[in-house]
Context: one part of a larger RNA
This record gives sequence, C1' cells and structure tokens, in this order.
RNA sequence: GCCGGCGAGUUACUGUUUGUGGCGAGGUUAAGGGGUUAACACCCGGAGCCGUAGCGAAAGCGAGUCUGAAUAGGGCGAAGCCUCUCUCCUUGUGGGGGAGGUGGUAGUCGCAGGCAGUACACCCGAAACCGAGCGACCUAUCCAUGGUCAGGGUGAAGCGAAGGUAAAACUUCGUGAAGGCCCGAACCGACUUAGGUUGCAAACUGAGCGGAUGAACUGUGGAUAGCGGUGAAAUGCCAAUCGAGCUCGGAGAUAGCUGGUUCUCGCCGAAAUGCCUUUAGGGGCAGCGUUGUUGUGGGCUGGCGCAGGUAGAGCACUGAAUGGGCUAGGGGCGGUUCCCCCGUUACCAAACCCAACCAAACUCCGAAUGGCGUCAGGUUAUACAGCAGCAGUGAGACAGUGGGGGCUAAGCUCCAUUGUCGAGAGGGAAACAACCCAGACCAUCGGCUAAGGUCCCUAAAUCGAAGCUAAGUGGCAAAGGAGGUCGUCUUGCACAGACAGCCAGGAGGUUGGCUUGGAGGCAGCAAUCCUUGAAAGAGUGCGUAAUAGCUCACUGGUCGAGUGAGGCGGCGCCGAAAAUGAUCGGGGCUCAAGCUUCGUACCGAAGCCAUGGAGCGUCACUUUAAGUGGCGUUGGUAGGCGAGCGUCGUACGUGCAUCGAAGCGUAAGCGGAAGCCUGCGUGGAGUGCGUACGAGUGCGAAUGCCGGC
Repeated sequence: GCCGGCGAGUUACUGUUUGUGGCGAGGUUAAGGGGUUAACACCCGGAGCCGUAGCGAAAGCGAGUCUGAAUAGGGCGAAGCCUCUCUCCUUGUGGGGGAGGUGGUAGUCGCAGGCAGUACACCCGAAACCGAGCGACCUAUCCAUGGUCAGGGUGAAGCGAAGGUAAAACUUCGUGAAGGCCCGAACCGACUUAGGUUGCAAACUGAGCGGAUGAACUGUGGAUAGCGGUGAAAUGCCAAUCGAGCUCGGAGAUAGCUGGUUCUCGCCGAAAUGCCUUUAGGGGCAGCGUUGUUGUGGGCUGGCGCAGGUAGAGCACUGAAUGGGCUAGGGGCGGUUCCCCCGUUACCAAACCCAACCAAACUCCGAAUGGCGUCAGGUUAUACAGCAGCAGUGAGACAGUGGGGGCUAAGCUCCAUUGUCGAGAGGGAAACAACCCAGACCAUCGGCUAAGGUCCCUAAAUCGAAGCUAAGUGGCAAAGGAGGUCGUCUUGCACAGACAGCCAGGAGGUUGGCUUGGAGGCAGCAAUCCUUGAAAGAGUGCGUAAUAGCUCACUGGUCGAGUGAGGCGGCGCCGAAAAUGAUCGGGGCUCAAGCUUCGUACCGAAGCCAUGGAGCGUCACUUUAAGUGGCGUUGGUAGGCGAGCGUCGUACGUGCAUCGAAGCGUAAGCGGAAGCCUGCGUGGAGUGCGUACGAGUGCGAAUGCCGGC
C1' cells in the first nucleotide's frame, strides 16, 4: 500500500412537543400482594401525582385577591356567544352594572417519533493534575575499601664545597629530586574532518586531536528519590525518558479544538448580518430555512396623499477665499514735540460696496430613484402574518454603482446597494469559482435560438454595400513629439503673374551717438532719424582683433498656376528595457481573415420547441381509483420534512429443502433507487415469504483497530 473483518447519536430517568390510543371533571396507580403455563396476560392495592381557582412573602381570604385609610386607582386573576334593560362620558365598532337564554372549562395515563436536561451521552485524541508505589545495575555527588599510570625530558627548595664580606648578602660548581611541570603509550576524553544516516552502531568507524602524578582514572560494597535527590551550574543527570522519572490508580479527567461518523429516493432550502458577550475561529437573543396549525392577504403597475435635505446648485447663515473700490485702525517716513497733534505713503488691513469662487461636519434652494399610507387594475405567488416543533448560520468572496480609510495604490480594507459564486451544472471569454449568455426531472443519431461566432485547426459567409488603416496597427501603455494619411472648416497671397527656383539690385549721410585698447549694421547701453530710389533695417544670421567678405529682410526680371497659415475630426507613427523559447489560442491574414457603418443568411447551450416517460402541487370531471384530463412545477451545500430498501433476532401464520438449504462463483432478467428474482456450477444442512414487534442494523476515508498478502 491493497484486501478482509471490526469500527461512531445509545441506554436510564426527568421535562417539552407532535402523532396515536384509553378514560374524561376527572385521569392514573407506586411499592407490595393474589394468581399463573413460573415468561406474560389477568385481579387486587388510591398511598401518592397531575387536573378541576385564584391572589398574597405569609397569616389568610376566595371569583376574587394583593397593595392601601379607602367601597379610589393599580397589579395578577375570574370562559365565550346571543337577546333585553339601566347608567356614564371623551358620542364611539366605547366603558361599567344588572337580568334571561345557550353552552358548561380539558385534562390525565400509556405507546411511538422529534428535541432538551442529568448521566462518559456520537466515536477516537491531549499536554497536564492528584494519589499510592517501583527505581542510583545508566548517570550526578558523597562514604568505605582496593587497583592503575611504558618510556623519555626539565632540574625548584634544601644541603655541601669554593669564591666573597667586618659579618651578611651575593656568585660559581656540585649534590638533590620538587611540580594540578614538559614530550609521549596504556588509560581517560571528544577539538577538526571524511564516511556512515532502512548504519557495524537508537551516537559508530577512519585520519588527525586534548589530558596523561592528578581537582587523575578505575573495580567492589554502600548512601541520597520525584512537592525529591544530585549538580566545578549545562535546567545538566536521576535506567535509550527530565522545566519536574517510571508504573498502576482517580479515569471513559477535560478538550468552546482537529479528524471521523456506514443504505436509497422524493419535497423545500439558508447564513456568513444586528445587539450583547474575559467576547472575537465559541455563545445568547433577533434576522434568514423547514414542518405543523390558524388566519389574512403578499409582490407588481397606475392614481392620490405624506415624510425627507442626498445628487445638483447656491452664498441668504457659518467658515474659507481672489482682485478692485471705499475707508476705520495699525506700520513706515517727515514735521512738531512733555503729552496731544499735523502731513504723506506703489505697506498691512476690519467693516461696507462691486466682480468672481470653495465646503462631509455651510444651506436662501433642491431633484431623480427609493420609503410609508390608501384606492384601483390586471397578473403573479409554496405570498404574507400569528402561534408551536426542529434547525443550520453568525470566517464570506468577487463584479457594477454610491462613499470612508489608503497614494482618487493593491486580487487592499470598511460600509451601503444590486448581481453572481458560495450551494449552480451547460454555452462563450484559448485555458479561467465571482465576467457575458443561460438556471440541468429522465430519454431522443429531431427542430429554433442566446451570448459568441462563420479562411484552416473548428460547427457556420473566403457573404453583400460604402469607407478607413500600411503600422502586422489590429495582437498592452502615458505625458509629450512629428510636412504619416483621409475628411472638414477658417483665413492670407495669386494671370494687374502669387509660392519655390534662377538672374540682378540690396545704396548715401555714416565708421550715427555712447562705451571701449578697438566697437566700422552685427560685445554692450540708449536711440532708431533723414536722403536717393523699383527696393534696401542706424540692420536677419555667418564672419573679423577691428575692418573686410558672404547672406537675409526688401525690390525688379524670368517662369506660368496655384501657393502659404491656422483650427477640428478619423485611422495610424515615435515615446516602448527583464530575466528558460517564441507566438494574435495556433496556422496564417493587407480593397483583409484588421477597423468603422449598414444589410442578409447560417452555426451555436442541459435555454425554448417537439415526442415519450416519472414525481410533486393545484383545478376540473368521473365509474371515488394510488382514476382521467388541464395548468404549473421538479439545480442545490448547511439544514428541516416525507417515503422506502436491506441486515440480525422474536411471535404468529404459511412454504421450500440430501430428487440438495444457506453461503460462494457465473450468467440471463426485473425495478425509479436502495435492491430483487431465476438458470447453471460449487457446496453439503438448513432456510424463505406475509404480518407485527425489537435492534450490538448498512463503511472508503478517523496518520482508525486486528489479520492476511
């Protein structure tokens, strides 16, 4: 890992509710007893319990009672309906009192199902806590008593001798043999590295490495015990276990957590929100689902009525804020000066005026949608509401729209609102929960469409008409840039000759003035006149040290028809760098197979239609049947509800079986499913069906348990 077997909402009691049954203003027995076919059934047993009356803390009173001084008011109670009558005010479908009639109130005990509580309470699972014991054969420390340390080196103190001194000190030589001394085996350790990593080994092996007379190593015996010991201290060690050993017990500890939870079909079908929570991945109540019951009307559209302060807009308020005017006040300057005061100002500036603006926490205004009420309409509906049983949900996600936070960032975050996914399959978007189309009861080798498509891959147009694009734009992107190209508009010049080219002129005062070393059109400053003329600037650029030189503006000629400027729009161009190999899904596409506009046809889904069938709801009809027909409906997670299949056993009834039961194998058939039935083979002794009842009643998952392979 596979296969087989085992494997999880049970049981008891209490309560509540639904169904069903008995009795009913009553219902019912418990223990116990009698009896018995010794299991029942049956018969006693009324103690007790629930109900029949409530109110009060209670005494207590009682259709009332409590509070209270109260015959007041109020609280909690006393059944309803009809008729008649009296009375009160707030004059109404009102309140109160009385009489008559009618009808009297519904519980209780079983059984079964749902749910809750108490119990282990659907099953498995902690880490832990506590108790009683067992451990120092590992290891830590200590005690007692033993053992071990090749060889080599160094040579402290002391002592002796000699030298030396006044005596010492001191020096030298020798002797001596100290040391947590040196080198290095055994022994002890474990720094590096390689291997090993289902190992030789649950810590090893190789090569190197550290200590090796010491705080050394080691044998044996003994001591210390878990709320503890021991610790040259690492929370280390205390038997491969240590921030508190191990074993058994309390014990099925607890687990708001994770995992798992076994047959089928049918009907409906959520939530991921609000408030509160030592609460935030858990709960309580509400919301949303389902089932039952009772009742009423729900949604939509239109009319009418009502509330509102958003979008927008505005500046009348509150603030913000620009320019101008006018003008208090302040500042500067001047005058005067003790002060006061006077003049002036391209300074600041309140209020006011004019003009133009801004605001979630501004509003003189003010929509559309949406909301509430009512009337009407046709249509739709398993619609709405109350009560009762049972839930699940209370982590949501993306997309569009309106906003807050953030960076007018995020597949970001927080609200509102709608949709989809969640719980939704199918078609499209190459692929792609949340986008577009569309909601799958079943069957069909039938048809029509949606989104989206129709050259090939690939179903359907190489379809029709008119344009655009040359960039493979299409088939990512901005500010910005450009004689790309198409359309359109405005405007200048132009046969009295424009634009471009070519020929010619482009002068004089003057080298204008200033400045400067120089400044002559052309460094700079100020100024920018006059003349001749067809025209020519006190000069457009190049150039020189400064001149010179070239050129332009401007003018004439030549030529002979358009030529400039600007705006708007369509489609393109540049701007354009990313990490494994490119690409529009690919091939490939250019009057298109791209883009714009129009048109016709076709393809295209589980949509719609057709034919047949099934379930459910409702209506009608009938021969009352689980009937026939019409209409509607049948995606579905959590979850609610309903109906069935199968297994084991019990009772009753009834079958089969050595002429072959169950089981197993295989094949045919039947049913909407769980499943059922039959033949043959095997097997060799039990077993089926109907009804009722009862469960150790269904496995694929739980790192499930046991076994086999």